The RNA shown here (transfer RNA) has 73 nucleotides and comes from an Acidimicrobiia bacterium. NCBI's taxonomy places the organism under Bacteria, Bacillati, Actinomycetota, Acidimicrobiia.
RNA sequence: GGCCAGGUAGCUCAGUCGGUAGAGCGCUGCUCUGAAAAAGCAGAGGUCCCCGGAUCGACGCCGGGCCUGGCCA
Numbered sequence: 001g002g003c004c005a006g007g008u009a010g011c012u013c014a015g016u017c018g019g020u021a022g023a024g025c026g027c028u029g030c031u032c033u034g035a036a037a038a039a040g041c042a043g044a045g046g047u048c049c050c051c052g053g054a055u056c057g058a059c060g061c062c063g064g065g066c067c068u069g070g071c072c073a
Base pairs, nucleotide, nucleotide: 001072002071003070004069005068006067007066010025011024012023013022019056027043028042029041030040031039049065050064051063052062053061
């Protein structure tokens, strides 16, 4: 330098055919307990890496960047 995969909650990751974003763990509160753990219930937490484009509408499509991993040279 070229090609491929990936970037979404604090962490690990889903998100089909474009219709306004979720799970587990973690965190907070409550129940339970002498107290805690476990368990149950409820809740908070997101510029979906950045910029631009097409579209009524984008996490998902198109173009250009940045970062991570792999392959080739």
Its mean pLDDT, the model's own confidence on a scale to 100, is 84. Its Rfam family is "tRNA". By type it is a transfer RNA. The RNAcentral record of the sequence draws on ENA.